[in-house]
């Protein structure tokens, strides 16, 4: 830091996806050790059991025990005098409370508001940060000051007695205090009043003075400590208030009556509508109130380069909560997790009367869940509470246990070791690999195991002693743990994922679109590096993968750091509110801004420097960081504020001219239609062609007159005007805006513009008019497979007017508005200057405004834009964030409706898209060619036959070839053979090749048997100058042979085809981001990318052409087997002598090149014409086939990978089949006749072939053919007679003297063999057929047509094929059309490339969604009812020790009254509950609706090419 994925390829846009890091994780496979951390994310679900908050006897009374005393009993043991004494101990009873010690229920004090848990609620001053408190409190602690005097009455415990199952509780009596109460004193405390001073912006605060009022106390003990009271101050901890920050939804836009403020009072520690009364009518909100959803917040943590994004587990700070809801009490502090009261739900106990409970403390249980631990040890340490202290308590905490949950560390051994062992796997069979890996040899000893030793944490604590300080001793859960030493032995310790690309790492087998994989692209349909297994390899390693989530990559929400002409995206247009932004100069201020300082920004974390555990993780110390906020001191350029001024922005006045700008009123002519009348007659109209329609009742046409409505030809113009929509005859009235010129004036008055308001084509709607033409719907006629269309004839809404709605368009320049700047050229519209020769009109040349074209820089993905920007900048607004679902649903607003505006999600896809490129295609265009059409000639398609194919049949009818480019094709020749097919009979190392081992000596041939043959069986026979590792056979065994079995879609080779079409490419350069382009396009020309010219191209290659063969003319040489002019001979045959002249043959040359002339053409290439010439413009013909296309054909010519068969899918043999026949097609032959048939006569070729051959002459036969056999391996001989043509005759238009199929008979030939199944001959027979529908084929000259001849194959078989010659035409105006092709261009949604792509309904399956009569939850507003606990207010009566007063008397008692207090009653408020009525949001639902997806379904053909009616928007 990027990569994969849209395309044939490219660039861009854009989504999806991957590589990284992280986690309180879970799951799968695996698992040796240790350290440090972490561990219910779900049900704030319910909880059994134990523990988690106590402590103080130095506050108090009391009780108990010990100690003490007495008595009785017991009697270990000791003493000895042996039956006595002493006697620890134990038990019981009684006493004493004097001294000492211990324990404790209760009173009292402190604590229990901390510590620990959880995150339900909370969008809030809850949290964070910074301030304020002159509006406050603060137990314990510290400092300072002052003080503690005199009294009093009760009450628990306890005793007695009741109630109750229990929890608990009533009555009577006694008693104490650091419990409670009264009085005194009190300085500075509090309050009131008065005066003065200081501070402060102010409310006010502080200080001083004077007077008055109010208010304290507790003791304990070890006797010098701890407590107590008041005041002041500090520290600590809190309360309250404020600025700023703190999620999503506007499909939540209005909310609020204690609401906002004031006055007064109450209340609180304290401000305050906190509460109440009264008064006023405010307060909040687009800078998002209210409502709804979600959520504890932060330090931090994860990620990131950062900015950000996500997150809030552990640790730390704050908040909230403690079964749910409400409430207060106590207290310094609570509205209190392990306190109280009430209500509710739930659980438990119960004697049914009534009670008890709250693990979101630590363990633990059930449940939920993918998922999260021990009912452990200890208070030794740290900390907390109480205590003077010892100490007690402490599931805080310290430790241990469980879990690879995470991070870190260690190990599973090291060195040497090749014959590269065995085994595995692969193999081209040679080998390679696993692999120094193993074995083996020599070592080491971490961890685990065994044995021995054994801590630090502990001392500032406690105790003792001396004592100002020393000294000694004690205290450990972890733990016999860490650690140290010794012992033995490589011994006990490796897995997981991946190997197509991204992405490091490949082979074999199995499977065969199956099974399966997959993060994306995508693999799998018989050779899978992608599935499964194995070998090998790669990665990480006690882990490895998967899943989930977050950040990153993603500049894919863009502040850093994106866009909007065509990819998603500029609102249809304007005016304008809030807001944002804003010209020049000067002064002032200091809010923003900048600089310095101060405070704060907790600790931990992070970074860094050091240190401690053997290292590390981890821990400790120092520094940095904490980017922030506040205060303060300064600066004054810029922004802002303010004061004053300016004129360049903006505006006003004035003088002009231009204009389809708008509104209203009027008016004109042409045309259409209709009506009336005239003339006039048979059609008109319409179309591709028609028909419907109109017309003899007189149309169309034409003339005249009239009516009506709508629109305004020419001018007219990328001309004008308007903000846009839009505006077009002419005139008038009213009216908006812009432009130009000269000056003057105002003095920033400006730009943009969320909401808002207005305007806004067409269609549509409402009401009323109007209605000529046109024309949705509709009707008819055509077209068509259909035609609810296109075409035609009609035709209603509508189109027009008035008034009102609607508010959308591809409302487009697909380009928001404003300002400024940045090369030019050339038009045009309006205005205004300059200039000439004086004016005017032109002309030329400037300026401003508008509107076009071209084009440079620059920009852009490209196309393109380019002073009218899509360039360079600034300001403001709108909009976009993958495609589909969908501009849809729901909700809201608007509308009469149609509908509009706003606007999702589920689900689904791996793309959708833009521009450009190369092709291909087009019922696009241009140019050109071809027997492509046309012009001709002859055929095919009809008949019969031949032949091939399909189909059918069959035991088999072997196989292949299938549009052109399969079908007289492979096959240049199936009776057997061929032969591959079928039936039957046989063989198994084989019909054929090589090798090895063993045996044998033959094999062949002949004979016999078995229906045939093969085979088998039997008989007969048996090699050598070499006697053998011989040759050749046979037998047996093993390697192997063999296969026309499969795959031509695994291949080589060969071939067809486009096409003998003129094309196809490369190097360098150059253009383009690139695919690619250029060259190769253009202008000419050619058969040709043939050549010329031009040109950012210059060259080159494969093709074209030429070189090759043949043919046409001539020359030279040679002259047999060829030839014979002249000479001679002759049997009359070039036969002979001769000859080389000629023909011919064989070789070698010449010749043709637009070379010459003329014209055209660009002075070219080249073309037209002409001369000469045998031949004239590549002379004719052939061979020759570029890059490539068709997965074209061939595994059956051959070769070959892989698969398959191996007593058979191999091999041999006999017979059959390939020839089978209702039928269909292709290619041919023969015909249908007179340009002919038949008969007779009689001419003229060429190419070829021949010894297993061609076979003459002669003879036989009607003939096929036979007999004989000369000659010839051939310019010699033979095949070999050419036929049509020509001459003569006959037939006379007919199914014939045409035609010959079919059939019968008799023969011939080949061959072992002609039945299936050959060819030929003769005689007889004499079918269809009288020129062929739609359609279709060949041919442009020695061609078509027609006539015969030869050859290959071959024993035989030719209408086929390949050649040869004879006779020998017609036509081509031309390129519109059909087919094929080439070049250029254009469109494209095609690229498997139009046999392409693709749309919608319907049918089927699945999925999610919407509506839905309803039904059922949940949340919540409002109104009312009931009203617990409790605070508070009131309260005649009731109860009441202290204080006060009075009375009585026994002088400390009794009675009465008061103050104060309490119970009870009652009022306001008030939770839960109830009723009613709304709102929001879920579940579910008959039925309805569209949408998405799905392999091959149905119907059509809408779109992409002019897509066959251009398409698209409303």
């Nucleotide at each position: 830091a990027g990569g994969g994925u849209u395309u044939g390829a490219u660039c861009c846009u854009g989504g999806c996806u991957c590589a990284g890091g992280a986690c309180g994780a879970a799951c799968g496979c695996u698992g040796g050790c240790g350290g440090c951390g972490u561990g219910c994310c779900u049900a704030a679900c319910a909880c059994a059991u134990g523990c988690a908050a106590g402590u103080c006897g130095a506050a108090c009374g009391a009780a108990u025990c010990u100690c003490c005393c007495u008595u009785u009993a017991u009697g270990a043991g000791a003493g000895c005098u042996u039956g006595c004494u002493c006697g620890a101990u134990u038990a019981a009873a009684g006493g004493a409370u004097u001294a000492a010690g211990a324990u404790u229920a209760g009173u009292g004090g402190c604590g229990a508001a901390c510590g620990g848990g959880u995150g339900a609620g909370u969008a809030a001053c809850g949290c964070g940060u910074g301030g304020g408190u002159a509006a406050c409190c603060u137990g314990c602690c510290u400092u300072g000051g002052a003080g503690a005097c005199c009294g009093g009455g009760a009450u628990a415990a306890c005793u007695c007695u009741g109630a109750g199952a229990a929890a608990u509780u009533g009555g009577a009596g006694c008693u104490a205090a650091u419990a409670c109460c009264g009085g005194a004193u009190a300085u500075a405390a509090u309050c009131u009043u008065a005066a003065a001073a200081a501070c402060a912006a102010a409310a006010g605060u502080u200080u001083u003075u004077a007077a008055g009022a109010u208010g304290a106390a507790a003791a304990g003990c070890c006797c010098g400590c701890u407590g107590c009271u008041c005041c002041a101050a500090g520290a600590u901890g809190g309360g309250c208030c404020c600025g700023c920050g703190u999620c999503c939804g506007a499909u939540u836009a209005g909310c609020u009556a204690g609401u906002u403020g004031g006055u007064a009072a109450g209340g609180u520690a304290a401000u305050g509508g906190c509460u109440u009364a009264c008064c006023a009518a405010g307060g909040c909100g687009a800078c998002g109130a209210u409502c709804g959803g979600u959520a504890g917040c932060c330090g931090g943590c994860c990620u990131g380069a950062g900015a950000g994004g996500g997150u809030g587990u552990c640790c730390g700070g704050c908040c909230a909560c403690a079964c749910u809801g409400g409430g207060a009490c106590u207290g310094a502090g609570a509205c209190a997790c392990g306190g109280c009261c009430c209500a509710g739900a739930c659980u438990c106990c119960u004697a049914c009367g009534g009670g008890a409970g709250g693990c979101a403390g630590c363990a633990g249980u059930g449940g939920g869940g993918a998922a999260u631990a021990u009912u452990g040890c200890g208070c030794a340490a740290u900390g907390a509470g109480c205590g003077a202290a010892a100490g007690c308590u402490u599931g805080a905490c310290g430790c241990a246990g469980c879990a690879a949950c995470g991070c870190c560390g260690c190990g599973u051994g090291g060195a040497c070791g090749a014959u590269g062992a065995a085994g595995g796997c692969c193999u081209u069979c040679g080998g390679g690999u696993u692999g120094u890996a193993a074995a083996g040899u020599c070592c080491u000893g971490u961890c685990a195991g065994g044995a021995g030793g054994g801590a630090c944490g502990a001392a500032g604590c406690c105790c003792g002693c001396c004592u100002u300080g020393g000294u000694g001793g004690g205290u450990g859960a972890c733990g016999g743990u860490a650690c140290c030493u010794c012992c033995a032995g490589a011994g006990g310790a490796a897995g997981c994922c991946c190997c197509g690309g991204c992405u490091a790492a490949u082979u074999a087998c199995g499977u065969g679109c199956c099974a399966g994989c997959a993060g994306c692209c995508g693999c799998g349909g018989u050779a899978a590096u992608a599935c499964g297994u194995a070998g090998g390899g790669g990665g990480c390693g006690a882990g490895c993968g998967u899943u989930g989530u977050c950040c990153g990559g993603a500049u894919u929400u863009a502040u850093u750091g994106g866009g909007c002409g065509u990819a998603a995206a500029g609102a249809g247009c304007a005016c304008g509110u809030a807001g944002g932004c804003g010209g020049u100069u000067u002064g002032u201020c200091a809010g923003g801004u900048c600089a310095g300082g101060u405070g704060u920004g907790a600790a931990a974390a992070c970074u860094u420097c050091g240190g401690g555990c053997u290292c590390a993780a981890c821990c400790c110390g120092g520094a940095g960081c904490c980017u922030g906020c506040a205060c303060u001191u300064g600066a004054a350029a810029c922004c802002g504020a303010u004061a004053a001024a300016c004129u360049a922005g903006a505006g006003u006045c004035u003088a002009g001219g231009a204009g389809a700008g708008g509104a209203g009123a009027g008016u004109g002519g042409a045309a259409u239609u209709c009506c009336c009348a005239g003339u006039g007659u048979a059609g008109c109209g319409g179309u591709g062609a028609a028909a419907u329609g109109c017309g003899c009742a007189g149309a169309u046409a034409u003339u005249g007159g009239g009516a009506a409505g709508a629109a305004c030809a020419c001018c007219g113009g990328u001309g004008g005007c308007g903000a846009a929509g839009g505006c077009g005859g002419c005139u008038c009235u009213c009216u908006g805006g812009a432009c130009u010129g000269c000056g003057a004036c105002u003095g920033a008055c400006g730009c943009u513009g969320a909401g808002g308001u207005g305007c806004g084509a067409a269609a549509g709607c409402u009401a009323g008019g109007g209605g000529a033409g046109c024309a949705a719907a509709c009707a008819g006629g055509a077209u068509u497979a259909g035609a609810u269309a296109c075409c035609c004839u009609g035709g209603u809404a509508g189109u027009c007017c008035u008034a009102g709605c609607c508010g959308u368009a591809a409302a487009c320049g697909a380009u928001g508005g404003g300002c400024a700047c940045u090369a030019g050229g050339u038009g045009u519209a309006g205005g205004u200057g300059g200039u000439u020769a004086u004016c005017g009109a032109c002309g030329c040349u400037g300026c401003c405004u508008g509107u076009g074209c071209c084009g440079g820089a620059g920009c852009u993905a490209a196309c393109g834009c380019a002073u009218u920007a899509a360039g360079u900048g600034c300001c403001c607004c709108g909009c976009c964030u993958g495609g589909g679902g969908a501009g849809u649903a729901c909700g809201g607003c608007c509308g009469c409706a149609a509908g509009g505006c706003u606007a999702a999600a589920a689900c689904u896809c791996a793309a959708a898209g833009g521009a450009a490129u190369u092709g291909a295609c087009g019922g696009g265009g241009g140019c050109c060619c071809g027997c492509a059409c046309a012009a001709g000639c002859g055929g095919c398609g009809g008949a019969g036959c031949a032949u091939g194919u399909g189909g059918c049949u069959c035991a088999a009818u072997u196989c292949g070839a299938c549009g052109c480019a399969a079908c007289g094709c492979g096959a240049a020749g199936a009776a057997c053979c061929u032969u591959a097919c079928c039936a039957g009979g046989g063989c198994u190392u084989g019909a054929c090749a090589u090798c090895a081992u063993a045996g044998u000596g033959a094999c062949c041939g002949c004979c016999g048997a078995u229906a045939a043959a093969a085979g088998u069986c039997g008989g007969u026979u048996u090699a050598c100058a070499u006697u053998g590792a011989u040759a050749c056979g046979c037998u047996a065994u093993g390697a192997c042979a063999g296969g026309u079995g499969g795959u031509g879609c695994a291949u080589g080779g060969u071939u067809g085809u486009c096409g003998u079409c003129a094309g196809c490419u490369c190097g360098u350069g150059u253009c383009g981001u690139g695919a690619g382009g250029u060259g190769u396009u253009g202008g000419g020309u050619u058969a040709a990318g043939u050549c010329c010219c031009g040109c950012a191209a210059c060259g080159a290659g494969c093709g074209c052409a030429a070189c090759c063969c043949u043919u046409g003319u001539c020359c030279u040489a040679u002259g047999u087997u060829g030839c014979c002019a002249g000479c001679g001979g002759u049997u009359a045959g070039g036969c002979c002598g001769g000859g080389g002249a000629c023909u011919c043959a064989u070789a070698g040359g010449a010749g043709a090149c637009c070379g010459c002339c003329u014209c055209g053409g660009u002075u070219a290439a080249c073309g037209g014409g002409g001369a000469g010439g045998a031949a004239g413009g590549u002379g004719g013909g052939g061979a020759u086939g570029a890059c490539g296309u068709c997965a074209a054909a061939u595994c059956a010519u051959c070769a070959u990978g892989c698969c398959c068969c191996u007593u058979a899918c191999g091999c041999c043999c006999u017979g059959g089949g390939c020839u089978g026949c209702a039928c269909a097609c292709g290619u041919g032959c023969u015909a249908c006749a007179a340009u002919g048939g038949c008969c007779g006569g009689a001419a003229c070729a060429a190419c070829g072939g021949g010894c297993u051959g061609c076979g003459a002459c002669g003879g036989g036969g009607u003939a096929a053919c036979c007999c004989c056999g000369a000659g010839c391996g051939a310019a010699u001989c033979c095949c070999u007679g050419a036929a049509a043509a020509c001459c003569g005759g006959u037939c006379c238009c007919a199914g014939u003297u045409c035609g010959g199929a079919u059939u019968g008979a008799a023969g011939g030939c080949u061959g072992a063999a002609a039945c299936u199944c050959g060819c030929c001959u003769u005689c007889a027979u004499g079918a269809a057929g009288c020129c062929g529908g739609a359609g279709u084929c060949g041919c442009u000259a020695g061609u078509a047509a027609u006539c015969g001849c030869g050859a290959a194959u071959c024993a035989g078989c030719a209408c086929g094929u390949c050649g040869c010659g004879g006779u020998g035409a017609a036509u081509a105006c031309g390129u519109u059309c059909c087919c094929g092709g080439g070049c250029c261009u254009u469109g494209u949604a095609c690229a498997c490339a139009c046999c392409g792509c693709c749309c919608g309904u319907c049918a089927c399956a699945c999925c999610a969604c919407c509506c839905g009569a309803g039904u059922u939850g949940u949340u919540u507003g409002c109104a009312c009812c009931c009203g617990a606990a409790g605070u508070u207010g009131c309260u005649g009566g009731c109860c009441u020790a202290a204080c006060c007063c009075c009375u009585g008397c026994u002088u400390g008692c009794a009675g009465g009254g008061g103050a104060g207090g309490g119970a009870g009653g009652u009022g306001c408020c008030g939770a839960a509950g109830g009723u009613g009525u709304g709102a929001g949001u879920g579940g579910u639902a008959a039925g309805g609706g569209g949408g998405g997806u799905g392999a091959a379904g149905u119907c059509g053909u809408a779109a992409c090419a002019a897509g066959g009616u251009a398409g698209c928007c409303g």
Model confidence (mean pLDDT): 84 of 100. The RNA shown here (small-subunit ribosomal RNA) has 1514 nucleotides and comes from an uncultured bacterium. The RNAcentral record of the sequence draws on ENA, Greengenes and SILVA.